[in-house]
């Protein structure tokens, strides 16, 4: 060099000191006796391999929903694994790579529609731009044998363009050429054998070859799909303000009588009470999970299963932290005793599988190549 699988790098090396954040006990204060609270003690626990990106699957909540058809979006070789995936394993198949290995949206181009840029003469039932023939026909010269010219007309061999020019070598074959014959080599289409399959075969038969690429272009197949997300949602309550009722002092408007008074009905209305809703606040969801280590057993591996054991942050968005001595560790200089110096990316908030992107620095297994 290649791959796979681990550990964290100021430290679960060892210890001071000071302090934040859950919880647990104590213990002082309050209590409406449930409990609340601390410039109070003492104990235990307190980020990461990516907590990131929110891209993708999936649990949970809520709200949605006969049933079918268009529409949409997504996956795409094949077996497998998974709660699921666009993940992983493990094959195939094409391209790289001397190898170890790497990288591929890697179903369908014989349903159909479009594209194919410069460039070139043509880019799809192709194409005479350079050439190459001109048997035959046409013209010219002829010693009559033939010869010349390239005018009809033939050619897809050569050259040239181009990412791609209608199979490849060869050998006959012809005016020259040509799958126009043949042999091989490729190819389509049956069939045999092998593997569960993709698929493979220097197996068989058959077609002279018909089917250029392009589907992260429409499209067509086959699966597979509600929607929003923990600010989801649920529960408690005596916030304030704002609604809604019921009473309603006193006081004004106005109508019953033309006018004052009284009375009555009706509008306004300070407070009062009592409802609803659930904002501010409190609790729950919220950390026992597809969980973590270990043992054996199946499986090639992804990964499944027994069985023991273990509880492992959780918030208000805010915590998870600074100093020291001593030890590893890396770098530099060394008079070899030491001295100076450094340590990446980043940081939890519902909560799991993956991916994909940041980044130091060790270590273990294995195999490549050179010397």
């Nucleotide at each position: 060099g290649c791959a796979u699988g681990c550990g964290a790098g100021u430290g679960c090396a060892g210890g001071g000191u000071c302090g934040c954040u859950g919880c647990c006990g104590g213990u002082g204060c309050c209590u409406u006796c449930g409990g609340g609270u601390g410039c109070c003690c003492g104990g235990c626990a307190g980020a990461g391999g990516a907590a990131a990106g929110u891209c993708c699957g999936a649990g949970c909540u809520c709200c949605g929903c006969a049933g079918g058809a268009c529409g949409g979006g997504a996956u795409g070789c094949c077996g497998g694994g998974u709660a699921a995936c666009a993940c992983c394993c493990g094959g195939g198949c094409g391209c790289c790579g001397c190898g170890a290995g790497g990288c591929g949206a890697u179903g369908g181009a014989a349903a159909g529609u479009g594209c194919c840029a410069c460039a070139g003469a043509g880019a799809g039932c192709a194409g005479a731009c350079c050439g190459c023939c001109g048997a035959u026909g046409g013209c010219c010269c002829c010693u009559c044998g033939g010869g010349g010219c390239a005018c009809a007309g033939g050619c897809a061999a050569g050259g040239g363009u181009g990412a791609a020019a209608g199979g490849g070598u060869g050998c006959g074959g012809u005016a020259a050429g040509a799958g126009c014959g043949c042999a091989c080599c490729g190819g389509g289409c049956c069939c045999c054998u092998g593997g569960u399959a993709a698929c493979a075969g220097c197996g068989g038969g058959u077609c002279g070859c018909a089917c250029g690429g392009u589907a992260a272009a429409c499209c067509c197949c086959a699966u597979c799909c509600g929607g929003a997300g923990c600010a989801a949602g649920g529960c408690c309550a005596c916030a304030u303000a704002g609604g809604g009722g019921a009473c309603g002092a006193g006081g004004g408007g106005u109508g019953g009588u033309c006018c004052g008074c009284c009375c009555c009905g009706u509008c306004c209305g300070a407070g009062u009470c009592c409802c609803g809703g659930g904002u501010a606040g409190g609790c729950c969801g919220c950390a026992c999970g597809a969980g973590g280590c270990g043992u054996c057993c199946c499986g090639a591996a992804a990964g499944g299963g027994u069985c023991g054991u273990c509880c492992c942050a959780g918030a208000g968005a805010a915590a998870u932290g600074a100093c020291c001595c001593u030890c590893a560790c890396c770098c530099a200089c060394u008079u070899c005793g030491g001295u100076g110096g450094g340590g990446a990316c980043a940081g939890a908030a519902c909560u799991c599988g993956g991916c994909u992107u940041a980044u130091u620095c060790g270590c273990a297994c294995g195999c490549c190549c050179c010397g």
Description: Bacterial RNase P class A from a Longimicrobiales bacterium, 371 nucleotides, folded computationally. Its Rfam family is "Bacterial RNase P class A". The family's RNA type in Rfam is ribozyme. The RNAcentral record of the sequence draws on ENA. Its mean pLDDT, the model's own confidence on a scale to 100, is 77. It is recorded under the gene name rnpB.